A computed fold for a 105-nucleotide RNA from Evansella vedderi, annotated as SAM riboswitch aptamer (S box leader). It matches the Rfam family "SAM riboswitch aptamer (S box leader)". Its family is annotated with regulation of gene expression in the Gene Ontology. NCBI's taxonomy places the organism under Bacteria, Bacillota, Caryophanales, Bacillaceae, Evansella. The coordinates come from a structure-prediction model, not an experiment, and the mean pLDDT is 84. The sequence was found by an Rfam model in a public genome assembly.
RNA sequence: UUCUUAUCAAGAGAGGUGGAGGGACUGGCCCUGUGAAACCUCGGCAACAGACUUUAAAAGUUAUUGUGCCAACUCCAGCAAGCGUGUUAGCUUGAAAGAUAAGGA
Repeated sequence: UUCUUAUCAAGAGAGGUGGAGGGACUGGCCCUGUGAAACCUCGGCAACAGACUUUAAAAGUUAUUGUGCCAACUCCAGCAAGCGUGUUAGCUUGAAAGAUAAGGA
């Protein structure tokens, strides 16, 4: 980098350095000098793998280990179908894209 599978409506922030961006992309809409990104320290959430227990599948417990995460539903929409509306708006489902984990190439 890519493929497969699973999940994505819940949850969880303080301090230091830093000094203008950030929320994947596009369009919106937001966050941000009452301090963005990034890095560091400490803390927390979750439970994919791990460990343990029961076990046929599977379920449960745990947080010592490997990751992940800690504004907004993946912030919303992007493609398709349906519902709805005078036209808009709005609603639902599925896909695509993205993120994370595990396994493979």